[in-house]
RNA sequence: GGCUGCGUAGCUCAGCUGGCUAGAGCAAUCGGUUCAUACCCGAUCGGUCACUGGUUCAAAUCCUGUCGCAGCCA
Numbered sequence: 001g002g003c004u005g006c007g008u009a010g011c012u013c014a015g016c017u018g019g020c021u022a023g024a025g026c027a028a029u030c031g032g033u034u035c036a037u038a039c040c041c042g043a044u045c046g047g048u049c050a051c052u053g054g055u056u057c058a059a060a061u062c063c064u065g066u067c068g069c070a071g072c073c074a
Stems, first nucleotide, its partner, number of pairs: 001073007010026004019057001028044005050066002053063002
């Protein structure tokens, strides 16, 4: 230098054949349970879907560019 994949909650990830309110588990907070702690149960909180521009009635999802990470080739 060329190519490919990935980037979504504090962490690990799903969703990506465009459409409903953006989700799960863990973590955190609160409550229940217990003499108490843990386990367990319930609720709550938490997101610029990396950034930018475009297509569309509508974009996490499609397209352009940029950034970061990983890999392959030279």

This is a predicted structure of a 74-nucleotide RNA (transfer RNA) from an Oscillospiraceae bacterium. The sequence is in RNAcentral, with records from ENA and MGnify. Lineage of the source: Bacteria > Bacillati > Clostridia > Eubacteriales > Oscillospiraceae. The coordinates come from a structure-prediction model, not an experiment, and the mean pLDDT is 81.